């Protein structure tokens, strides 16, 4: 780097070095930031994807064990990840609501919502 699947409104920060940016890229909005950004290091924590234990259903079997699939409960040693704001917001499709306009019985715009897609991030698997 390719593809597949799952998740993304919850949760969790102190110290040292550093010295001006940061919120992945462009643009805009809105934020964070010399009461110290990014980055690096140390320590701590969150979560439960992989993982461990127990258990339920199904598949398999003549039947059981084992195994596989899906779920539930508990845990946190290890592999990742994460520790401002929904993935900060935006784009496209769609549903319904309200308001306004046109001058017509529909169309357009705006506002705050719901669902989906796209993009991205992370994990597990895969070539």
């Nucleotide at each position: 780097a390719u593809c597949u699947u799952a998740u993304c409104c919850a949760g969790a920060a102190a110290g040292g070095c550093g010295g001006a940016g940061g919120g992945u890229u462009u643009u805009g909005g809105c934020c964070c930031u010399g009461u110290g950004a990014a980055g690096c290091c140390u320590u701590g924590g969150c979560a439960a994807c992989c993982c461990a234990u127990a258990u339920u259903a199904c598949u398999u079997u003549a039947a059981c064990u084992c195994a596989g699939u899906a779920g539930u409960a508990u845990g946190a040693a290890g592999g990742u990840g994460c520790c401002a704001a929904u993935u900060c917001c935006a784009u496209c499709c769609u549903g319904a609501u309200a308001a306004a306009g046109c001058a017509a019985u529909g169309c357009u715009u705006u506002a705050a919502c719901g669902g989906g897609a796209a993009a991205g991030a992370u994990a597990a698997g895969u070539c």
Molecule: SAM riboswitch aptamer (S box leader)
Organism: uncultured Sediminibacterium sp.